The RNA shown here (Bacterial small signal recognition particle RNA) has 100 nucleotides and comes from an Actinomycetota bacterium. The prediction has a mean pLDDT of 75. Taxonomically the source falls in Actinomycetota (Bacteria, Bacillati). Rfam family: Bacterial small signal recognition particle RNA. Rfam classes the family as a non-coding RNA gene.

């Protein structure tokens, strides 16, 4: 000097972080418009029995609340990467070829 990487810049893809949500675990939670079992008393029956079914338990439904932080999901950025592309060639740097 020329070429070609990398440094620069965008745009993507991955990866960790942080956040927000769903999800999971547990506790709460329904006078009646949930479910189970229905004491009491009620209703049918001559009578064996049966039918409704308040209350209380028990179990949950949307909803609340705590955990953990495992799994999906959306956002972020002076976050990383032997990551792909594309841009750009002042300067640096590394290679490879020529010329003095």
């Nucleotide at each position: 000097g020329u070429c070609a990487g990398g440094u620069c810049c965008c745009a993507c893809g991955c990866g960790a972080c942080g956040u927000c949500g769903a999800u999971c675990u547990c506790g709460u939670g329904a006078a009646c418009c949930c479910g189970g079992u229905c004491a009491g008393g009620u209703c049918c029956g001559g009578a064996a029995g049966g039918a409704a079914g308040c209350a209380g338990c028990c179990g949950u439904a949307a909803g609340c609340g705590a955990g953990g932080g495992g799994u999906c999901g959306g956002c972020g950025g002076g976050u990383g990467c032997u990551g792909u592309g594309g841009g750009g060639g002042u300067g640096c740097c590394u290679g490879a070829c020529c010329c003095u």